RNA sequence: UUAGAGUUUGAUCCUGGCUCAGAACGAACGCUGGCGGCGUGGAUAAGACAUGCAAGUCGAGCGGGAUCUGGUCGAUAGCAAUAUCAAUCGGAUUCAGCGGCGAAAGGGUGAGUAACACGUGAGUAACCUGCCUCCAAGUGGGAGAUAACUCCGAGAAAUCGGAGCUAAUACCGCAUGUGAAGUCAGAUCAAAUGAUCUGACCAUCAAAGCUGGGGACCUCUAAGGCCUGGCGCUUGGAGAUGGGCUCGCGGCCUAUCAGCUAGUUGGUGAGGUAAUGGCUCACCAAGGCGAAGACGGGUAGCUGGUCUGAGAGGACGACCAGCCACACUGGAACUGAGACACGGUCCAGACACCUACGGGUGGCAGCAGUCGAGAAUUUUUCACAAUGGGCGAAAGCCUGAUGGAGCGACGCCGCGUGGGGGAUGAAGGGCUUCGGCCUGUAAACCCCUGUCAUCUGUGAACAAUGCUGUCGGGCGAACAACUCGGCAGUUGAUAGUAGCAGAAGAGGAAGGGACGGCUAACUCUGUGCCAGCAGCCGCGGUAGUACAGAGGUCCCAAGCGUUGUUCGGAUUCACUGGGCGUAAAGGGUGCGUAGGCGGUCGUGAAAGUCUGGUGUGAAAGCUUCGAGCUCAACUCGGAAACGGCAUUGGAAACUACACGGCUAGAGGGUUGGAUGGGGGACUGGAAUUCUCGGUGUAGCAGUGAAAUGCGUAGAUAUCGAGAGGAACACCGGUGGCGAAGGCGAGUCCCUGGACAACUCCUGACGCUGAGGCACGAAAGCUGGGGGAGCAAACAGGAUUAGAUACCCUGGUAGUCCCAGCCCUAAACGGUGCACGUUUGCCGUGGGUGGAUUCGACCCCAUCCGUGGCGAAGCUAACGCGUUAAACGUGCCGCCUGGGGAGUACGGCCGCAAGGCUAAAACUCAAAGAAAUUGACGGGGGCCUGCACAAGCGGUGGAGUAUGUGGCUCAAUUCGAUGCAACGCGAAGAACCUUACCUGGCCUUGACAUGCACGUGGUAAGAGCCCGAAAGGGUGAUGACUCCGCAAGGAGAGCGUGCACAGGUGCUGCAUGGCUGUCGUCAGCUCGUGUCGUGAGAUGUUGGGUUAAGUCCCGCAACGAGCGCAACCCUUGCAUCCUGUUGCUAUUUGGUUGAGAGACCGAAGCACUCUGGAUGGACUGCCUCGUUCCAACGAGGAGGAAGGUGGGGAUGACGUCAAGUCAGUAUGGCCCUUAUGGCCAGGGCUGCACACGUACUACAAUGCUCAGCACAAUGGGAAGCAAACCCGCGAGGGAGAGCAAAUCCUCAAAACUGAGCCCAGUUCGGAUUGUAGUCUGCAACUCGACUACAUGAAGCUGGAAUCGCUAGUAAUGGCGCAUCAGCUACGGCGCCGUGAAUACGUUCCCAGGCCUUGUACACACCGCCCGUCACAUCAUGAAAGCCGUUUGUACCCGAAGUCGCCGUAACGGUGCCGAAGGUAUGAAUGGUGAUUGGGAUGAAGUCGUAACAAGGUAACC
Repeated sequence: UUAGAGUUUGAUCCUGGCUCAGAACGAACGCUGGCGGCGUGGAUAAGACAUGCAAGUCGAGCGGGAUCUGGUCGAUAGCAAUAUCAAUCGGAUUCAGCGGCGAAAGGGUGAGUAACACGUGAGUAACCUGCCUCCAAGUGGGAGAUAACUCCGAGAAAUCGGAGCUAAUACCGCAUGUGAAGUCAGAUCAAAUGAUCUGACCAUCAAAGCUGGGGACCUCUAAGGCCUGGCGCUUGGAGAUGGGCUCGCGGCCUAUCAGCUAGUUGGUGAGGUAAUGGCUCACCAAGGCGAAGACGGGUAGCUGGUCUGAGAGGACGACCAGCCACACUGGAACUGAGACACGGUCCAGACACCUACGGGUGGCAGCAGUCGAGAAUUUUUCACAAUGGGCGAAAGCCUGAUGGAGCGACGCCGCGUGGGGGAUGAAGGGCUUCGGCCUGUAAACCCCUGUCAUCUGUGAACAAUGCUGUCGGGCGAACAACUCGGCAGUUGAUAGUAGCAGAAGAGGAAGGGACGGCUAACUCUGUGCCAGCAGCCGCGGUAGUACAGAGGUCCCAAGCGUUGUUCGGAUUCACUGGGCGUAAAGGGUGCGUAGGCGGUCGUGAAAGUCUGGUGUGAAAGCUUCGAGCUCAACUCGGAAACGGCAUUGGAAACUACACGGCUAGAGGGUUGGAUGGGGGACUGGAAUUCUCGGUGUAGCAGUGAAAUGCGUAGAUAUCGAGAGGAACACCGGUGGCGAAGGCGAGUCCCUGGACAACUCCUGACGCUGAGGCACGAAAGCUGGGGGAGCAAACAGGAUUAGAUACCCUGGUAGUCCCAGCCCUAAACGGUGCACGUUUGCCGUGGGUGGAUUCGACCCCAUCCGUGGCGAAGCUAACGCGUUAAACGUGCCGCCUGGGGAGUACGGCCGCAAGGCUAAAACUCAAAGAAAUUGACGGGGGCCUGCACAAGCGGUGGAGUAUGUGGCUCAAUUCGAUGCAACGCGAAGAACCUUACCUGGCCUUGACAUGCACGUGGUAAGAGCCCGAAAGGGUGAUGACUCCGCAAGGAGAGCGUGCACAGGUGCUGCAUGGCUGUCGUCAGCUCGUGUCGUGAGAUGUUGGGUUAAGUCCCGCAACGAGCGCAACCCUUGCAUCCUGUUGCUAUUUGGUUGAGAGACCGAAGCACUCUGGAUGGACUGCCUCGUUCCAACGAGGAGGAAGGUGGGGAUGACGUCAAGUCAGUAUGGCCCUUAUGGCCAGGGCUGCACACGUACUACAAUGCUCAGCACAAUGGGAAGCAAACCCGCGAGGGAGAGCAAAUCCUCAAAACUGAGCCCAGUUCGGAUUGUAGUCUGCAACUCGACUACAUGAAGCUGGAAUCGCUAGUAAUGGCGCAUCAGCUACGGCGCCGUGAAUACGUUCCCAGGCCUUGUACACACCGCCCGUCACAUCAUGAAAGCCGUUUGUACCCGAAGUCGCCGUAACGGUGCCGAAGGUAUGAAUGGUGAUUGGGAUGAAGUCGUAACAAGGUAACC
């Protein structure tokens, strides 16, 4: 000292990318901005620069000029003082020059540089070093010039030329030689050429003066000599400092750069340098470098360090510090100790400026500053007071180094914007469920404080030196000088700043971002896939916590966000610390080079290794301990650290090395069997095809079905003979062999490898293997053969919407052989090679041994191979599992999101096709692996259902009714739309209904509640007027309740006004409730346990069985819930009870009748019936069947009923954003003299048409007429209505009875009889006319019914389609709701008559369970591919065109060094040589008509390739 999260899915686990949270910055931008401290600030154009400054100094080196001043002398003016001038001697200041030192430091920048440039450590015995320190010695004596200056001249200027004068610490000889250099010899050391010391020889080599003080002495004073100091100068030696050169090691990318190199590599000799050296030259040799990456290209100053990180690392190299490089660009040298020189010189070039056009001048990458480009980077400031530097003896001068100030929130750090109290929780704002809540102790208000800022005052440190004065010490002859110390005085840019004190007053001082998740923080309004947001996922289509605004909240805070960049997170290049069966990833296979790795024993040395010492690892920084600024930032002192390098001792286990052994690895030997291993030659039979011949006749062939094709010129079929090519049935086998590709008839020859037994030989000879070499299916290519069958291309026939396919008929390359290329595959075990270790079981091939046998087999053991299942372990899972994907070792290859793309360009290979190597721009947030649950399949299995089949009857054709669509209309109100809308909402549209249209009206409203005011002739209101009505006027008359004696007040009512009412207006995709549907299908789940990392599984699967997840058995499950069933209603049987309005058997009274009998009554409740209770049915009994003899099934008995007896009610979890805001309810939105309300009329009924559902028919099983029998459910008071009368009838009149087991409400078909006689009819009844009836305010639009007349279509219905399995279908009538009436033929019920058929589950449809595949999950009405068209973007090719960089050859050639010639001097010339030019290459970039593919885009076009058996399995 190590933190994670979001995002692929319906969900899961994994792989994997993208994104976020952190820190940092020389930053920039947006909004905002109080103070201070410390830092920091041109990163782009090494672009161009106006102006000022940045390097001078020394008069104690030298001569001179100018100015001032002093002395002396002279002249002039003046009486003089004095003034002026000249000369001369001084002094001070200053100017240019000669001379010295400095200018090579300091300061700037990072263009170049991939290099000994840098870092680190060494070497220099191969070197230099001004100033500085120490030591030794010396400093003698001369000579000739030249600037300045004067004169003349040229020029616009810059500047230059000539003549003349002059000085020096300038320059030059001579002398001296401590010494130095050179030559020789010796000694010591080192050992590599050498170093040091000593001696000898020697013809080589020096110098300069300036200045202070001084008492004697010399000299006439002075100067000088002399003495004594200081600073210089010269020759050496040593040191210090700084540098030069050399070497080891270290640190970027690229192999789509693989070969580079002629001064190149070395030698000899010479030159050159301070010095080594091809540094240069002559000659000689032919070397040198490179896969451990030369050469080339790109990029880059390097380091201490900085940022980040747990670290290892990664990125960077601002400020500060060390080194390097550069100074407009290129070249060159000079001077000098030092330069090839930022503010020096020469030349060339570009640019700029001046110019009199002749010629000149300049170089901010010094400090400020300007322009330019840019997102972007400051003042043309103060001072040398401090620190440091240059010069000087010094004072001092210079110093844009430096110290300060200024500007910038650019960064770090600190401080403040107030503190305490304060609840009627004020107002305002926001929200609200309307109660309240939040802002919020927040404010107001009260009491305090005084930091910062403001004002006033005071007021620093940084100062030490130096100098002057003075005192003391040292030196010395000396109280000089010089030097050391004490005291006093003097020196501050910052700065009237910091600090301190005082005053006043909460007074002057808060913003930015965020609030869907990640990620702390939520509401309202506006908007309505618009506007917009967005880091990723993603928000926005009318209720947005995601946009915009507001309130509130959260986080930071003088800042906050955004953008950019770096590291982190990312173990996502993995050394620490990853992988490669299926996710990306094992090379197609072998042999083998370099390299890497390597058995066992011993000895040695010590390279690696371990351990100790020494040197170094600059300072700063980091860390730590202290200290100083009030704290901190910042700064100072100490320590530690600096993982390194070098050197020197020691150790010897391991690795490497050397030597010597060993045999377990490896190889060899002998023997043996097995083998589709390879190559060559020869041989064989079956089959296809063809040819010939025979027999034979009309077809053959082919397909889902056909056709093309073949065949009467004789096919197919069949027999015989022959030709030719290719392939080798059976054996044949998860059997064999081979490195892989691959290898299959037989025999022979040549040849490879593996295996076993023996344990004889060698003695680590081994493993792997980058490059390299060889082999390498099919297809393809070249040349030559061959060609039977098959068969790309092609042709034809089909199929189809099309069919360049699938199917069929043909058919050429090819397939075969020889020779040569190609070199790729899903070249797969999707699994590199080698070795070792680790429980097993069962097969199979080969060998050997044992046992046994006459022999063999079986059996046992063992080795090698090849398979299946599985333990531990591994794995994301699937799976692998001694043939590992387990556990280890060695080596090689490969991977790093998807697409673009295995593509482009380049290179190599190839005859070509093409192969190998191999990117980028751009684009997406995924792409993917495995497994899970569903759904789906033109997958499979099992099962069910009037699903099919078997039947009966319909629909579809006609007419009519009704609903819908469409059309029309002022309106034809609205809704329902596959099944699951369409005789549906509607169980009743003439008005009403009514929601629609037109017109006329009302506005607190037709209706509810509240408030305020007004109103007793008030409310109400006959009548009258206008009007279609509504409504609007007028208006006789004229009230009610409560309190109060009354007056009066209040209420109700009315009027006015305000709140509000009202809305069939919108949203069923905001909702409740209800309903439909899958489906009365048998399913849907839960708890606990168990299994799985997990989603999930198990249970619920399996074997049976059932109508059923019904039941039984089995089972890691055991139980439970919602469903099923049962319980409920009804119907069928019995018993009991009940007894009116029901019943009438029996008994009996009466009436009537000839009688049978009928009617009325009484008793009665037996029967029927009413409606209550109970019983009954449970596979209970018997037989049989059935894997356990379980469930259950089949049959039977009994029974009214038999296997859920029939029917009904009852509808699991859920699906369809299914239906309904127009039934009611309801959120939100909208209208408010109208989208509300009232009224009249119209419409919902409209009609070229289409569809659904029904009715009636088409007739004789019928129709018509007549006769006649048998129901049940129900209904009835504004009702049902009998009997009677009238009417043909609908109906009318009249009206008993009945609020009903009492009264009313005709059943029809059937049956009996008669007619009709197959005809558009005695069928059918539409349509129309006339006359009526009824309801109703009213039947015109628009009612029903009746009568008479009329008498349409229709003769059983195409494709297709519906219902029904028994009291069912079919058929007949009856009742009821709604309702004034009715379009009811509809709906809901009732009873009568009353069938046929089901072999069976192949098929259609729907459903259930199990299983399988999946690229689907909005779930197949899914997903998804390619061309084409359009738009945008990036990119490749391209005739060319334009740059940049660079090579080679040649030409020309400045300055300059060097060489030569030569001079008094100038000079001439040669080599090299920058720039320039010519020619020709290379690399790289831009552009380019046209063109290629790629990516993206909204619902474009064409098809349907893939995912299911994807409808031809898919793929390479």